[in-house]
RNA sequence: CGGGAUGUGGCGCAGUCCGGUAGCGCAACGGUCUGGGGGACCGGAGGUCGCAAGUUCGAAUCUUGUCAUCCCGA
Numbered sequence: 001c002g003g004g005a006u007g008u009g010g011c012g013c014a015g016u017c018c019g020g021u022a023g024c025g026c027a028a029c030g031g032u033c034u035g036g037g038g039g040a041c042c043g044g045a046g047g048u049c050g051c052a053a054g055u056u057c058g059a060a061u062c063u064u065g066u067c068a069u070c071c072c073g074a
Base pairs, nucleotide, nucleotide: 001073002072003071004070005069006068007067010026011025012024013023020057029043030042031041032040033039050066051065052064053063054062
């Protein structure tokens, strides 16, 4: 320098192909059960999708640029 993959609550991931209310598990928090701990059950909160721009009535999803990490090539 060229090519590719990944980036989504604190953590691990799904959703992207085919645009239409941002979800799951764990953790944390509150509650109930328990003498307490552990454990089980219930509940709500927390992200607007790496960043920026474009297309669109509407973008995590399509397009362009760019950043970070990893892989391959030179």